């Protein structure tokens, strides 16, 4: 450091979604050798069984056993001894630390920085000073009672460092003074008075008293009282400043705010209270309400920031839940105590007893989280004078790959590249030096041994200081001896043996490193995103291979990253999501020029602080490393003090350019009143006047004979102002147009005028705000929602017409929204230019107007630099910069719901989330594509000629039928098509018989023989049995080799699938005039440019112009045929002259002249001439010329479109079959027939039929052949066969046509179907199912409805004639000549086609795309009667327990008394507060809810067609009406 996804494409652009990284107190799947260091209930602050978790002190005080041993002993027991015992009790100290947990807590909790002149501190330490001297008691004990029990009570004995008074005291405290020095009630000094303390235990010694040890007493230690001061000090209280979501939470609060007095408390203070005042907080977000313990830090990020607050520290909190106090130096106490719930357990039912958020552990929960372990060895902790208890703190060891981090599963050689796998184009390729097999090596574990650091201490002897009357004791150092380890025989270390006991997750389409083969066949199933799977699946399973991590790999799940996707660093708003519809203006923000001063901000430096750990450095400890130790840095931050003033602030003074005033000006649909005026359009009267007026794409509705339209006069009334008028004016915006007249903003411009920063924006507020709506109330001519009728249509609740109500007008009042758009918020300044317009000034010149030149405002256009994704903006910026203000943050869901707030209502403003999707979109780009434009072309229309569509018949295709009617072809571009020809065969279908290495082909083994022919018998045939016949070539004579047929094996067939797997081939656009490229250019890019323009052509054919300059494939042109003429060459063709001959004929001689035949050539190029054009192509006309503007015909089909035909010609990938999907065979069927369709043939007649007679082609075929002539036959044919391998001889007759003759408009002398009879031919056979020919029969049909096909010239239309296929079998098909025509004004429409241009939401390109309602599935959510629960406000009930207070008539040991009594104290009894409760009534969250409402998905549902193209009535905003989607007024605006 990025990358994938919208598109036909874009490295265009916005934009969202996804990866890749790193992290975790992780949890699942598969796998698991080891060892270090760390970590382990994130959920139920759910609920606990059991055992431990703070106890110690006999140097503080009484009491004080047994067991056991030993005496004695009346056997009942008793004594010493256990015993300075163990127990409990009294008293001291700890129990407030030390572990846990994070549930409340949005708060001085908590960080950080200060303050406490407003306070406490128990043990410890330093210093002062004291410890006199009396009392009374209660526990244990003991005794009586009640109790299941826990415990509970009465009497009576008794110690103390336990309790109480008396003395004494300070500089402590109180009261009243004094000084100093400071400031809130401080510090020190200093007077007088009052009050107000104590406990003694041990151990040593004998100097003095007593005196036996000792005891007073001294001594040492330890303790007690008072006071002062201190501690790495700990607590309280206050303060400044930081750290969170909601505004759909805007007002909140009565001790509230302040004061005076008392009261409390260590200590301020409404902390409490009487009283007084009314205040206090809040848009710099009070209050409510959701969520959370803060923080060092951890994670992650280049940082800035973002998430987290496990472990480790620090501070808060809270210990079943909710309240209270007590003791105490310190709780308002986790292992205290009361009191009130809940819940558990015990009970004798009376009544108790309990709190694991301690450490094991158990139950639930939960994806999920260890053992009911050792030790006080160490470190720390409480008690102890200490020894030592005690300590689940805390070291340790067990579980757990939960995390980092280290080590191992060997290592070196080894190629026949082995076997096996897999793949294979069958050659190999690859697993792969990998095994194997050689030699080594010993870490890990295992096994035998060996073995630690971690231990200072304590005891005790000796000695030395020191206290001391003292050598006792004690304290202290120092020697020595002697003790102490949970881990643990563990770390480490030796030594044995041996490659032996140790690899596996995951992926392998793209992102993203890493490919094959099977199976599967939108099924199974992958998937984080795009997306894979419908018979060839690198994307599914599985194998081989590979890649990439590794004792772990992967998967969820979650964090920050990439994401600049909240943009402080570091984003935007003309069209992508985004500028408020406008102004006024409050609060904030910003703010012109000089001077001074301040020093709040800002800067440099000085103290201080930022705890420790962590992160960095650097060194050092474990064999490294993780891990741990040391020193540094650093903590980016707050506070202090000095210091500097140039910005910012703030104060003072002062200027004038910003802004505003003052004078003088013209310009305007600027705004409100009033009043006026003409033209029209309806209406009313009244006149001419007669029938149709009016409307449309055409028509109807309607209006008119009761006189309409028309017209001509009067009249009545509402509304709106033609021309001028104009990217012309004015207003902030909506907006504003006839004329006068008044009242009234605002802009400009012009002045040597005056103020003196008075400015600028503006959340909140307040005003205006189109049209449609809404009230009230007028008015009401046209116009027109609704609505009512006519047409239109498949329907037409629309579009068009014909009417018509709101409404539109007008007063007053309301709604407050528009594409309210320049889709551009205001202001200030700054940056090239040209060219219009309006308004008002200067200059120069004019009489003057115009013109020119210039200044200022205001309004367009084109443009440069920039700018922008482009498209465009472009001094009117969307440039370049500063302010302030609104507003965005993926696309639907939705401007929806609920909730507030406004309105009369309609609705407005404010505005979510569940849920779905991987795109929504912006700009451009290339194409299709338009009921979008513009040139052009084509038998495309048109003009014309003849047909189809009607008959009947052929033919072919659909249906149907059938055993079977094989099968492919399906708009044009399937349908007389494959098939240039099914009776068998063909033949692929069907029944039925037969064969399985086969019917035909190739190896190769074995073992044999010639085969083959013929004959005969079953049989429908295949076939079968039987008969009969029988080699070959070489040779080294063994044999080999060919060659047939058996067996066996590879295999072989298959017209079986797949034309959507291919090749080859071939239709179509279409013989349309296009399709592309290299280089340069131009665009971020797709791309474009060339190839577009002007002209021209059949043609991207050509010239001209041009950022383009060349080039390919195509057009043309080279090929062929035919039109002309040459030249060669004449047999089989020809025959003009010459010659013979016949009844005739090139029949002969003979000629090469002609036709002709088949070879080369020749012609034409718009070359000449005119004209038009700018000019060149070019075009029009004209000579010549057999042809004349590509002469006619042909072959030739770019780039490509159609998954377009074809696997049934061929080939050919995969897939199927192998006694059957092969193969042979017999008979059948492909020929069916209610019906439908397409392409033909006759024909419906008289331009014609019949009948006689008479001419003229071309191009072809012909030995398994054409077959003359002749003979029979009516006739197809027969018979005979001459002649021909063919320019000689046959087919062969051309026919229509031309002459003559009958028919005379009929179902006919048209027309020939159909049948009946009779026969020819071909064939192995014409029954299904051939063709033909005589003869007889004589259907339909009289010119075809809608539609519809072909042709512009030797062409259409008509006539034959021949070929291929073929044994036979055209009306089809492929070739030939004859005879031969109409039209064509034009491009307006129909069809297809090219270029340009233009829209576009289409790219499977309009056969696109896409709304909405309805039906059904399923999801979430919203309302709903109401019902359940949680938090919570207010009034009121009630009030435990417990401080405080008030009583205390009952009781009462110390003290005082004169002994009565008092003082004081308790118990009760009561007041104030209050905790759980209760009534009542709100508020606010949730949940459930019949129904019901709209939403988002869902397969090929059901009606339409509103949108993108002028989308077929342009869309589209908002508001009103109806309606399923539509319409209409007003606005924005596309096209021309």
């Nucleotide at each position: 450091a990025g990358a994938g996804u919208u598109u036909g494409a874009u490295u265009c652009c916005u934009a969202a979604c996804u990866c890749a990284g790193a992290a975790u107190g992780a949890a699942c799947g598969c796998u698991g050798g080891c060892g270090g260091c760390g970590u382990g209930c994130c959920u139920a602050a759910c609920a606990c069984a059991u055992g431990c978790a703070a106890g110690u002190c006999g140097a503080g005080c009484g009491c004080g056993a047994a067991c056991g041993u030993g005496a004695c002993u009346u056997c009942g027991g008793u004594c010493a001894u256990u015993a300075u015992u163990a127990g409990a009790g009294c008293g001291g100290c700890g129990a407030a630390c030390g572990g846990g947990u994070g549930a409340g807590u949005a708060a001085c909790a908590c960080g950080u920085g200060g303050a406490u002149a407003a306070u406490c501190u128990a043990c410890c330490u330093g210093g002062g000073g004291g410890u006199g001297g009396g009392g009374g008691a209660c526990a244990a004990c003991u005794u009586g009672g009640g109790g299941a029990a826990a415990c509970c009570u009465g009497g009576g004995c008794u110690a103390a460092u336990a309790c109480c008074g008396c003395a004494u005291c300070c500089g402590g405290u109180c009261a009243c003074g004094g000084g100093a020095c400071c400031u809130u009630g401080g510090u020190c000094c200093u007077g007088u008075g009052a009050a107000g303390a104590a406990a003694g235990a041990u151990g040593g010694c004998c100097u003095c008293u007593g005196a036996u040890u000792c005891a007073a007493g001294c001594u040492a230690u330890c303790g007690c009282c008072c006071c002062c001061a201190g501690a790495u000090g700990g607590a309280g209280u206050c303060c400044g400043c930081g750290g969170u979501g909601g505004a759909u939470u805007a007002g909140u609060u009565u001790g509230u705010u302040g004061g005076u007095g008392g009261g409390g408390u260590a200590a301020u203070g409404g902390c409490c209270u009487a009283c007084c005042a009314a205040g206090a907080c809040u848009a710099c977000g009070a209050u409510c309400u959701a969520u959370a313990g803060c923080c060092g830090g951890c994670c992650u990020g280049a940082g800035a920031g973002g998430g987290c607050g496990a472990u480790c520290g620090g501070c808060c909190a809270c210990a079943c839940u909710g309240g209270a106090a007590c003791u105490g130096a310190g709780a308002c106490a986790c292992g205290g105590u009361c009191c009130a719930g809940a819940c558990u357990c015990c009970u004798a039912c009376g009544g108790g007893a309990g709190g694991c958020a301690g450490c094991a552990g158990u139950a639930g929960g939960g994806a999920a989280u260890a053992u009911u372990g050792g030790a006080c060895a160490a470190u720390g902790g409480g008690g102890g004078a200490a020894a030592c208890c005690c300590u689940g703190a805390u070291c340790c060891a067990g579980c757990a790959a939960c995390g980092c981090c280290g080590c191992g599963u060997g290592g070196a050689g080894g190629a026949u590249g082995a076997a096996g796998g897999u793949c294979u184009u069958c050659g190999g390729a690859u697993u792969g030096u990998a095994a194997a097999c050689u030699c080594c090596u010993g870490u890990c574990a295992g096994u035998u041994g060996g073995g630690a650091c971690g231990a200072a201490g304590g005891a005790u002897u000796g000695c030395a200081g020191g206290u001391u009357a003292a050598u006792a004791c004690c304290c202290u150092g120092u020697a020595g001896u002697u003790u102490u380890g949970a881990c643990g025989g563990u770390a480490c270390c030796a030594g044995c043996a041996g490659a032996g006991g140790a690899a596996g997750c995951c992926c392998c389409g793209g992102c993203u490193a890493a490919c094959u083969c099977c199976g599967u066949g939108c099924c199974a199933g992958c998937a984080g995103c795009c997306g894979c799977g419908g018979u060839a699946a690198u994307a599914c399973g599985g194998a081989g291979g590979g890649g990439g991590c590794a004792a772990g790999c992967g998967u969820u799940a979650u964090u920050c990253g990439g994401a600049a996707u909240u943009a402080u660093u570091g984003g935007g708003c003309g069209u992508a999501a985004a500028g408020g519809g406008c102004g006024c203006g409050u609060a904030g923000g910003c703010g012109g020029c000089c001077u001074g001063a301040u020093a709040a901000g800002u800067c440099a430096g000085u103290g201080g602080u930022g705890a420790a750990a962590u992160c960095c450095c650097u060194c050092g400890g474990c064999u490294c490393a993780a891990c741990c130790g040391a020193g540094g840095a650093a903590c980016u931050g707050c506070c202090u003090c000095u210091g500097a003033a140039a910005c910012u602030g703030u104060c003072a003074g002062g200027c004038u350019u910003g802004a505003g005033g003052c004078c003088g000006g013209g310009a305007g649909a600027g705004g409100g009143u009033a009043g006026u005026g003409g033209a029209a359009u309806u209406c009313c009267c009244a006149g001419u006047g007669u029938a149709g007026c009016g409307g449309u794409g055409a028509a109807a509705u309607g209006c008119g004979u009761a006189g309409a339209u028309a017209u001509u006069g009067g009249g009545a009334g509402g509304a709106a102002c033609a021309c001028c008028g104009g990217u012309g004016g004015c207003g902030a915006a909506g907006g504003c147009g006839g004329c006068u007249a008044c009242c009234u903003g605002g802009a400009c411009c012009g002045g040597u005028u005056c103020u003196g920063a008075c400015g600028c924006u503006g959340a909140g507020g307040c005003g205006c705000g189109a049209a449609a709506g809404c009230g009230u109330g007028g008015g009401g001519a046209g116009c027109a929602a609704a609505c009512a009728g006519g047409a239109u249509u498949a329907g037409a609740u629309a579009c068009c017409c014909u009417g018509g109500u709101a409404g539109u007008c007008c007063a007053c009042g309301c709604u407050g929204u528009a594409a309210a758009c320049g889709a551009u918020g205001g202001g200030u300044g700054c940056u090239c230019g040209g060219u219009g317009u309006u308004g008002c000034g200067g200059g120069u010149g004019u009489u003057g107007a115009c013109c020119c030149c210039u200044g200022c405002a205001a309004u367009g256009c084109c443009u440069u630099a920039g700018c922008u994704a482009a498209c465009g903006c472009g001094u009117u910026a969307a440039g370049c910069a500063c302010c302030c203000c609104g507003c965005c943050u993926g696309g639907g869901g939705a401007g929806u719901a609920c909730g507030g707030u406004c309105g009369c209502a309609a609705g407005g403003c404010u505005g979510a989330a569940a849920c779905u999707c991987a795109a929504a979109g912006g700009a451009a780009u290339u194409g299709a594509c338009g009921g979008g434009g513009g040139c052009c072309c084509g038998c495309a229309c048109a003009a014309g000629c003849g047909g189809u569509g009607g008959a009947g018949c052929a033919u072919g295709u659909g249906g149907u039928u059938u055993a079977a009617u094989u099968c492919g072809a399906u708009g044009c571009a399937a349908c007389g098509c494959g098939a240039a020809g099914a009776a068998c065969c063909u033949u692929a279908c069907c029944u039925g018989g037969g064969c399985u290495u086969g019917a035909a082909c190739u190896g190769c083994g074995g073992g044999g023989g010639a085969c083959c022919g013929c004959u005969g018998u079953a049989g429908a045939a295949a076939u079968a049995c039987a008969g009969u016949u029988u080699c070959c070539a070489c040779u080294u004579c063994g044999g080999u080799g060919g060659u047939c047929g058996c067996c066996g094996u590879a295999g072989a067939g298959g017209u079986g699938c797949u034309g959507c797997a291919u090749g080859g081939c071939u239709g179509u656009c279409g013989u349309c005039a296009g399709c592309u490229c290299g280089u340069g250019u131009c665009g971020u890019g797709a791309g474009a440019u060339g190839u577009u323009g002007g002209g021209u052509u059949a043609a991207g054919u050509c010239c001209c112009g041009c950022a383009a300059c060349g080039a390919g494939c195509g057009c043309a042109a080279c090929c062929c045929c035919u039109a002309u003429c040459c030249u060669u060459a004449g047999u089989u063709g020809c025959c003009a002259u010459c010659a013979g001959g016949u009844a005739a004929u090139g029949c002969u001689g003979g000629g090469a002249a002609c036709u002709c035949u088949a070879a080369g050539g020749a012609g034409a190029c718009u070359g000449c001439c005119u004209c038009g054009g700018a000019a060149a192509u070019c075009g029009a006309g004209g000579a010549g010329g057999a042809a004349g503007g590509u002469g006619g015909g042909g072959a030739u089909g770019a780039c490509g479109u159609c998954a377009a035909g074809u696997c049934c010609u061929c080939a050919u990938g995969g897939c199927c079959u192998u006694u059957a999907u092969g193969u042979c065979c017999a008979g059948g069927g492909c020929u069916a027939c209610a019906c439908a369709c397409g392409u033909g043939c006759u024909a419906c007649a008289a331009u014609g039929g019949g009948c006689g007679g008479u001419a003229c082609a071309a191009a072809g075929g012909g030995u398994u052949g054409c077959g003359a002539a002749g003979c029979c036959g009516c006739g197809a044919g027969g018979u005979u066969g001459a002649g021909c391998c063919a320019a000689u001889c046959c087919c062969a007759a051309a026919a229509a046509a031309c002459c003559g003759u009958c028919c005379u408009c009929a179902g006919u002398u048209c027309g020939g179907a159909u049948u009946g009879c009779a026969g020819u031919c071909u064939g192995c056979a014409a029954c299904u199912c051939g063709a033909c020919u005589g003869c007889a029969u004589g259907a339909a049909g009289u010119u075809g409805g809608a539609a519809u096909c072909g042709c512009u010239a030797g062409u259409a239309a008509u006539c034959c004639c021949g070929g291929a296929u073929c044994a036979g079998c055209a009306u089809g098909c492929c070739g030939g000549g004859g005879u031969g025509a109409a039209u064509a004004c034009g491009u307006u429409c129909c069809c297809g086609g090219g270029c340009c241009u233009u829209g576009u939401a289409c790219a499977c390109a309009c056969c696109g795309c896409c709304c909405g309602u309805c039906a059904c599935a399923u999801c979430a959510c919203g309302a709903a009667a109401g019902u359940c629960g949680g938090c919570u406000g207010u009034a009121c009930c009630g009030g435990a327990a417990g401080c405080c207070g008030g009583u205390g008539g009952g009781c009462u040991a110390a003290c005082c008394u004169c002994a009565c009594g008092g003082a004081g104290g308790c118990a009760g009894c009561u007041g104030u507060c209050c905790a759980u409760g209760g009534u009542a009534u709100g508020g606010u969250c949730g949940g459930c809810g019949a129904u019901u409402g709209g939403g988002g998905u869902g397969a090929a549902g059901u009606c339409g067609u509103a949108a993108c193209a002028a989308g077929g009535u342009a869309a589209c905003c908002a508001a009103g009406u109806c309606g399923u989607a539509a319409c209409a007024a007003g606005g924005u605006a596309a096209c021309c």
Small-subunit ribosomal RNA from an uncultured prokaryote, 1536 nucleotides, folded computationally.
The prediction has a mean pLDDT of 83.
Rfam family: Bacterial small subunit ribosomal RNA.